The RNA shown here (transfer RNA) has 74 nucleotides and comes from a Nanobdellota archaeon. Its mean pLDDT, the model's own confidence on a scale to 100, is 81.
RNA sequence: GCCUCUGUGGCUCAACCUGGUAGAGCGACUGUUUUGUAAACAGUAGGUUGGGGGUUCAAAUCCCUCCAGAGGCU
Numbered sequence: 001g002c003c004u005c006u007g008u009g010g011c012u013c014a015a016c017c018u019g020g021u022a023g024a025g026c027g028a029c030u031g032u033u034u035u036g037u038a039a040a041c042a043g044u045a046g047g048u049u050g051g052g053g054g055u056u057c058a059a060a061u062c063c064c065u066c067c068a069g070a071g072g073c074u
Stems, first nucleotide, its partner, number of pairs: 001073007010026004020057001028044005050066005
């Protein structure tokens, strides 16, 4: 230098191909329970989907570009 993959709550990942309400588990917090803690049960909060632009009525999803990371080739 070229090619491929990845980037989504604090963490690990779905949803992308086939555009149409952003979800799960763990974690955090609150409550019930307990002498107390843990566990269990119930509930709550937490995301401008890596940045920018474009297409579209509508973009996490499609297109372009940049950034970061991983792998491969020379």